[in-house]
């Protein structure tokens, strides 16, 4: 100089996930509070009717729902077995797609991601009072951070 990487500080971004206080010499374990988020949980209101086939109980956090095409496999139905065709469930790829995010906010244009994971444990619509928990984690930059138009609010 140019690439990589580690450590500190700072400045963002997804997220409810932030800020103070006690405690201690300072950290940490732990603890309260404020703010923010979730779940349970009345009246009223909603569900709750009958019959036939089917199958995988049901519910919650969450944008993360649904719909194609192939490919694997298990049940069931047809068929004298088979093979084939039918309808169902799980599973993989891959395409889309409700919905969601991108640096002060809000719309609108354009652009580029995301469109996951988990929990509860047979049970829970909605619900005041009332009760019961969370407050984690990934990740990006070092005077630019995604671009333009509108109109606005903080700053100076």
């Nucleotide at each position: 100089g140019c690439g990589g990487g580690g450590c500190u500080g700072c400045c963002g971004c997804c997220c409810a996930a932030u800020c103070g206080c006690c405690g201690u010499a300072c950290c940490g374990u732990g603890g309260c509070g404020a703010g923010c988020c979730g779940g349970g949980g009345a009246c009223c209101c909603a569900c709750c009717g009958u019959u036939a086939c089917g199958u995988u109980g049901g519910g919650g956090u969450g944008a993360a729902u649904c719909c194609g095409c192939c490919c694997c496999u298990c049940c069931g139905c047809u068929c004298u077995c088979a093979a084939g065709g039918c309808g169902g469930g799980g599973g993989g790829a891959u395409g889309g797609u409700a919905g969601g995010g991108g640096u002060c906010g809000u719309u609108c244009c354009g652009u580029c991601c995301c469109g996951a994971a988990c929990c509860c444990g047979u049970c829970a619509g909605c619900u005041a009072a009332c009760u019961c928990g969370g407050u984690c984690g990934g990740c990006g930059g070092c005077c630019g951070a995604c671009g333009g138009a509108a109109g606005g609010a903080a700053c100076a």
Molecule: c-di-AMP riboswitch aptamer (ydaO/yuaA leader)
Organism: Dactylosporangium vinaceum subsp. matsuzakiense